Source information: The RNA shown here (transfer RNA) has 72 nucleotides and comes from Phaeocystis jahnii. Its Rfam family is "tRNA". It is annotated as a transfer RNA. Rfam describes the family as follows. Transfer RNA (tRNA) molecules are approximately 80 nucleotides in length. It is recorded under the gene name trnI. The source organism's lineage runs through Eukaryota, Haptista, Prymnesiophyceae, Phaeocystales and Phaeocystis. The RNAcentral record of the sequence draws on ENA.

RNA sequence: AAGCUUAUAACUUAAUGGAAUAGUUUUAGCUUGAUAAGCUAAAUGUUAUUGGUUCGAUUCCAAUUAAGCUUA
Numbered sequence: 001a002a003g004c005u006u007a008u009a010a011c012u013u014a015a016u017g018g019a020a021u022a023g024u025u026u027u028a029g030c031u032u033g034a035u036a037a038g039c040u041a042a043a044u045g046u047u048a049u050u051g052g053u054u055c056g057a058u059u060c061c062a063a064u065u066a067a068g069c070u071u072a
Stems, first nucleotide, its partner, number of pairs: 001071007010024003018055001025043006048064005
């Protein structure tokens, strides 16, 4: 310098155009003499950033940023 891949909750992860899922974690309650384990409920998301296409974008397109890989 060229090309490719990835970016989603505090962490890991699903979702191939109709409005984001689960586990771990955190909080509250139940249970226990008290913990742990278990059960129930709740909380946490600018889907990396900007723009575009579309009635509608995590999804499609472009650029940028960051990380990684390949070639020279």